[in-house]
RNA sequence: GGGCUUAUAGGUAAAUGGUAUACCGGUACAUUCGCAUUGUACAGUUCCGAGUUCGAUUCUCGGUAAGUCCA
Numbered sequence: 001g002g003g004c005u006u007a008u009a010g011g012u013a014a015a016u017g018g019u020a021u022a023c024c025g026g027u028a029c030a031u032u033c034g035c036a037u038u039g040u041a042c043a044g045u046u047c048c049g050a051g052u053u054c055g056a057u058u059c060u061c062g063g064u065a066a067g068u069c070c071a
Stems, first nucleotide, its partner, number of pairs: 001070007010024004018054001026042005047063005
């Protein structure tokens, strides 16, 4: 320098163009004499910019970062 893959909650991962979801973690409440366990509720997320579309996590382009291969 070039090719390919990836980027989603604090972490690990889903999501056929149509309310962004699950598990662990966090907070509050209940349960207990107390702790643990358990239950309920809540908060928290699409790497950045542009385009297509009624509507974009998804499709297209550019950028950034990470991984991998070639030179």
Transfer RNA from a bacterium, 71 nucleotides, folded computationally. Model confidence (mean pLDDT): 81 of 100. Rfam family: tRNA. Rfam's curators write: Transfer RNA (tRNA) molecules are approximately 80 nucleotides in length. Gene Ontology term of the family: triplet codon-amino acid adaptor activity.